[in-house]
Transfer RNA from Candidatus Omnitrophica bacterium CG11_big_fil_rev_8_21_14_0_20_64_10, 73 nucleotides, folded computationally. Its Rfam family is "tRNA". Gene Ontology term of the family: triplet codon-amino acid adaptor activity. Its mean pLDDT, the model's own confidence on a scale to 100, is 82.
RNA sequence: GGCCCCUUCGUCUAGUGGCCCAGGACGCUUGCUUCUCAGGCAAGAAACAGGGGUUCGAUUCCCCUAGGGGCUA
Numbered sequence: 001g002g003c004c005c006c007u008u009c010g011u012c013u014a015g016u017g018g019c020c021c022a023g024g025a026c027g028c029u030u031g032c033u034u035c036u037c038a039g040g041c042a043a044g045a046a047a048c049a050g051g052g053g054u055u056c057g058a059u060u061c062c063c064c065u066a067g068g069g070g071c072u073a
Base pairs, nucleotide, nucleotide: 001072002071003070004069005068006067007066010026011025012024013023018056028044029043030042031041032040033039049065050064051063052062053061
């Protein structure tokens, strides 16, 4: 250099056109429980890498860019 794959809450992940103001686990915050901590219960905050295109509608399909990984010369 060429080709292929991946990028979603703090972390790990589900979701592959509309049923999703994106769900779950752990973590975090608050409350209750407890003498305190831990634990338990309840509630809450928190994410689609960036840009463009297709479409009535895009996290999902296509292109470019960025980052990561693999194969190859």